[in-house]
RNA sequence: ACCCCGAAACGGCAAACCUGCCGAAAGGCAGGGGCGCAAAGCUACGGGUCUAAGGCCCUCACCGGGCUAGGGCGGCCGGGCUCCCGAA
Numbered sequence: 001a002c003c004c005c006g007a008a009a010c011g012g013c014a015a016a017c018c019u020g021c022c023g024a025a026a027g028g029c030a031g032g033g034g035c036g037c038a039a040a041g042c043u044a045c046g047g048g049u050c051u052a053a054g055g056c057c058c059u060c061a062c063c064g065g066g067c068u069a070g071g072g073c074g075g076c077c078g079g080g081c082u083c084c085c086g087a088a
Base pairs, nucleotide, nucleotide: 012037013036017032018031019030020029021028022027035075041081042080043079045078046077047076048073049072050071054068055067056066057065058064
């Protein structure tokens, strides 16, 4: 000098739950609220997982059931992009 790590500091985000709105649902948005998070910032490319409107199938038919993502989850994991501070 550089790299890894991440104590401290300034701050940041915001789980469950409640209220309102959107959605068939999963879930999302806003307000409240803090479980936690050093990327719990962004991104559905890969894996995984949730939901099943529509479609297909079962049933004489109804009720109901099964399969299915083009719908969702980034706070499930990986990848990509960006990022504040820097002690031992």
The prediction has a mean pLDDT of 89.
The RNA shown here (c-di-GMP-I riboswitch aptamer) has 88 nucleotides and comes from an Acetobacteraceae bacterium.
It was read from a public genome assembly, where an Rfam model found it.
It matches the Rfam family "c-di-GMP-I riboswitch aptamer". Gene Ontology term of the family: cyclic-di-GMP binding.
NCBI's taxonomy places the organism under Bacteria, Pseudomonadati, Pseudomonadota, Alphaproteobacteria, Acetobacteraceae.